Predicted 3D model of a 582-nucleotide part of an RNA (large-subunit ribosomal RNA, domain V) from a bacterium. Model confidence (mean pLDDT): 81 of 100.
Context: one part of a larger RNA
RNA sequence: CUUGCACCAAGACGAAAAGACCCUAUGAAGCUUUACUACAGGUUGUCGUUGUUUUGUGAUUUUAUCUGUUCAGCAUAGCUGGGAGACUCUGAAGUUAGAACGCUAGUUCUAAUGGAGUCGCCGUUGAGAUACCAGCCUGAUAUUGUUAUAAAACUAACUUGAGCUUACUAACUCAAGGACCGCGGCUGCCGGGUAGUUUAACUGGGGCGGUUGCCUCCUAAAUUGUAACGGAGGCGUCUAUAUGGUUGGCUUGCCUCGGAUGGAAAUCGAGGUUUAAAGUAUAAAAGCACAAGCCAGCUUGACUGCAAGACCUACAAGUCGAGCAGAUGCGAAAGCAGAGUUUAGUGAACCGAUGCGCACUUCGUGGAUGGCGCAAAGACCCACGGAUAAAAGUUACUCUAGGGAUAACAGGCUGAUCUUGCCCGAGCGUUCAUAGCGACGGCAAGGUUUGGCACCUCGAUGUCGGCUCGUCACUUCCUGGGGGUGAAGCAGCUCCCAAGGGUUUGUCUGUUCGCCAAUUAAAGUGGCACGCGAGCUGGGUUCAGAACGUCGUGAGACAGUUCGGUCUUUAUCUGGUGUGAG
Numbered sequence: 001c002u003u004g005c006a007c008c009a010a011g012a013c014g015a016a017a018a019g020a021c022c023c024u025a026u027g028a029a030g031c032u033u034u035a036c037u038a039c040a041g042g043u044u045g046u047c048g049u050u051g052u053u054u055u056g057u058g059a060u061u062u063u064a065u066c067u068g069u070u071c072a073g074c075a076u077a078g079c080u081g082g083g084a085g086a087c088u089c090u091g092a093a094g095u096u097a098g099a100a101c102g103c104u105a106g107u108u109c110u111a112a113u114g115g116a117g118u119c120g121c122c123g124u125u126g127a128g129a130u131a132c133c134a135g136c137c138u139g140a141u142a143u144u145g146u147u148a149u150a151a152a153a154c155u156a157a158c159u160u161g162a163g164c165u166u167a168c169u170a171a172c173u174c175a176a177g178g179a180c181c182g183c184g185g186c187u188g189c190c191g192g193g194u195a196g197u198u199u200a201a202c203u204g205g206g207g208c209g210g211u212u213g214c215c216u217c218c219u220a221a222a223u224u225g226u227a228a229c230g231g232a233g234g235c236g237u238c239u240a241u242a243u244g245g246u247u248g249g250c251u252u253g254c255c256u257c258g259g260a261u262g263g264a265a266a267u268c269g270a271g272g273u274u275u276a277a278a279g280u281a282u283a284a285a286a287g288c289a290c291a292a293g294c295c296a297g298c299u300u301g302a303c304u305g306c307a308a309g310a311c312c313u314a315c316a317a318g319u320c321g322a323g324c325a326g327a328u329g330c331g332a333a334a335g336c337a338g339a340g341u342u343u344a345g346u347g348a349a350c351c352g353a354u355g356c357g358c359a360c361u362u363c364g365u366g367g368a369u370g371g372c373g374c375a376a377a378g379a380c381c382c383a384c385g386g387a388u389a390a391a392a393g394u395u396a397c398u399c400u401a402g403g404g405a406u407a408a409c410a411g412g413c414u415g416a417u418c419u420u421g422c423c424c425g426a427g428c429g430u431u432c433a434u435a436g437c438g439a440c441g442g443c444a445a446g447g448u449u450u451g452g453c454a455c456c457u458c459g460a461u462g463u464c465g466g467c468u469c470g471u472c473a474c475u476u477c478c479u480g481g482g483g484g485u486g487a488a489g490c491a492g493c494u495c496c497c498a499a500g501g502g503u504u505u506g507u508c509u510g511u512u513c514g515c516c517a518a519u520u521a522a523a524g525u526g527g528c529a530c531g532c533g534a535g536c537u538g539g540g541u542u543c544a545g546a547a548c549g550u551c552g553u554g555a556g557a558c559a560g561u562u563c564g565g566u567c568u569u570u571a572u573c574u575g576g577u578g579u580g581a582g
Base pairs, nucleotide, nucleotide: 001582002581003580004579005578006577007576008575010574011573012572014569015568022403023402024401025400027399028398029395030394031393032392035197036196037195038194039193041190042189043188045186046185047184048183049182051154052153053152054151055150056149057148058147059146060145063142064141065140066139068137069105078136079135080134081133082132085119086118087117094113095112096111097110098109099108100107101106158177159176160175161174162173163172200212201211202210209229213235214234215233216232217231218230236384237281238340239339244299245298246297247296248295249294250293252277253273254272255271256270257269258268279288280287282345284343285342286341303326304325305324306323309320310319311318315385328337329336330335351378354375355374356373357372358371410457411455412453413452414451416450418446419445420444421443422442423441427437428436464539465537466536467535469531470528471527472526473525474524477502478501479500480497481496482495483494484493485492504518505517506516508514545563546562547561548560549558550557551556
């Protein structure tokens, strides 16, 4: 070197299982509820099945009889019309008794008595006679019919039981209930009992937090444009008693000096500064003293119909606009005026409603309805290009498709943090910066901490600690050799060289760590996928069961706690150990 046999399991990011953790999907399912919308079910009312009678109460109606008071005025004048007479031995006035009404003044009725008159027309009144007749109004009583409602009763619908009968129903008889119940139609309410669904995106993983449309500035690299969970602010209006239009006029602010009350600042005068520091409805930027700033007069162009041509731009939107026609305001006129000095102050379609118009449509005709055109209103549709008229959670009981496009372990990059070293040397060290220390600062190295990034791995790289077995570095814990010392000696402190060997046993805890006990020459610091689970364990963490505390209405949740909880793999290759053969 080749080739066997028996072993070991460090590697083949070994095998097994399209990762169960995490994220994504306008995926699924289970469960919950004061998510949304339905449905069962419950309940309310009404109608039908559903009939008879009585009484009470109410509404309405027929007939009859009554009723009616402001003041003035004979006195309790309902309204209107006709009307000069009306009633009366068929019993007037008056008187007595009773009843009803009542504004306490009286009116009406009944019975008895009585025995011949009573009232109007005339004067007071807005209106004149209940003298008489007719119609009507308010309210009352009686009555007729209809109807509603409440209560009571009935029996024939309907229901139940028993009997009889029968192959079984049906029918029949009796009893109990009874127009209730039941059933059906419509209807309001309750309704996780059941069902179908929804429950946003961005995001240096996801969640929590924040944000989502529009305007201004910077970032933005001297046209325009330009991102970030980059840095700063505003908007969802306001103005007709103009903050709009026009004509005419004016100049602010600050400082200095002077001047009664008067002061640092009120109002008055002079000067200076001057592209301006003031003002501009409202943020910022740009602009504006020729004013776009301030004051006054007159006013409504904060108009109607259009529009050449441009800017911006994926689309849809957005922006500017000379000029023409009509009507108007101001100005002597030229002219200016289609809001505000400019940039924010906003919302597409559908839908229903409104005003005006129509030559369209409208199922026999006419209408009504509908449709069309123009105008304008209704959205914190604020997740602001708005999925629906209408929507929250939970899953550790979970599932699927995927992702190393994206987290947790490990690796990688980085090295803020960390560890180690060096530079400077203010100061401490009685004196003396540097025996030993060393502020404020600066420069490196390492890659053991906590991080940042998200580069391999999600068709799987098993995760803490212990056991076993080690191996390496040296920035050395002991042992060895030296320099310095604030080294007398002993014992130390500090620095240099040095990795040969060594570096304990226990109590508690799952612990690493740590505290403690007893030793030791010493009880080193680290790397090796925080070495090592195809070597062991499985106490912890991290499935399914259960409980406590807390949170939640709840399903459930908790780097809170507690008890319990399946660790598979016959070694092909590399590597290694032992032992043969050539």